[in-house]
RNA sequence: GCCGUUGUAGCUUAGUUGGUAGAGCAGUGGAUUCGUAACCCAAAGGUCGGCAGUUCGAUUCUGCCCAAUGGCACCA
Numbered sequence: 001g002c003c004g005u006u007g008u009a010g011c012u013u014a015g016u017u018g019g020u021a022g023a024g025c026a027g028u029g030g031a032u033u034c035g036u037a038a039c040c041c042a043a044a045g046g047u048c049g050g051c052a053g054u055u056c057g058a059u060u061c062u063g064c065c066c067a068a069u070g071g072c073a074c075c076a
Base pairs, nucleotide, nucleotide: 001072002071003070004069005068006067007066010025011024012023013022019056028042029041030040049065050064051063052062053061
C1' cells in the first nucleotide's frame, strides 16, 4: 500500500432483514450474620467509536475518518 473483520454500561458481551438497548460480572443500597465472606432482594449505570448522508424514524443502511485485529504485497 491492497482486501477483510471488529468497535454497545467500569469489564465480558447479546441484540434488532430500520421503530423508544438487554444480560452476566464488578461497584452501590438493603436483608441475613456476633462479624466478614457466600447466598438473597433492589436501584443505578449506555449521546451503541467520531462526523456527515438517506429516512417520518439509524445501534442497524451508505460515505469518510479514528482505534484494534487478520490476510496479502513491499522491505536493495